[in-house]
RNA sequence: GGGAGUGUAGCUUAGCCUGGUGGAGCAUCCGACUGAUAAUCGGAAGGUCCCCGGUUCAAAUCCGGGCAUUCCCA
Numbered sequence: 001g002g003g004a005g006u007g008u009a010g011c012u013u014a015g016c017c018u019g020g021u022g023g024a025g026c027a028u029c030c031g032a033c034u035g036a037u038a039a040u041c042g043g044a045a046g047g048u049c050c051c052c053g054g055u056u057c058a059a060a061u062c063c064g065g066g067c068a069u070u071c072c073c074a
Base pairs, nucleotide, nucleotide: 001073002072003071004070005069006068007067010026011025012024013023020057028044029043030042031041032040050066051065052064053063054062
């Protein structure tokens, strides 16, 4: 230099192909249970979906350009 993959909550990730309310587990906080703790059960909070732009009534999703990272080729 050329090509491909990946980027979503504190962490691990689903959803993307086929546009239509962003979900789960763990962790955190509150409550129930217990003499107390753990486990278990119930609830809550937490994400401008890596950035910028475009298309659209509507974009995490489609298109373009970047950034970061991994792999392959040279």